[in-house]
Molecule: c-di-GMP-I-GGC riboswitch aptamer
Organism: Candidatus Schekmanbacteria bacterium
RNA sequence: AAAGUUAAAGCCAAACCCAGCGCGAGUUGGGGACGGAAAGCCACGGAUCUCAAAGGUUUUUGAGAAAGCCGGGUUACCUUUC
Repeated sequence: AAAGUUAAAGCCAAACCCAGCGCGAGUUGGGGACGGAAAGCCACGGAUCUCAAAGGUUUUUGAGAAAGCCGGGUUACCUUUC
């Protein structure tokens, strides 16, 4: 620097359930594992979702959500190759 076939150490934790917070999308903690090689971090681009206003039939504006949708940026464990 490149890659993730195998192994190991460790890590994260979908759905669902319980409790708290939020108008809501969602989020926090506990239980729980569908999965993950960045499922670590960052809303920068696209897409998506929520609330409010305008507008009047699906568009605009504002405020938000989401990194486990895709792309991008950044940092990093293990293994392998050079």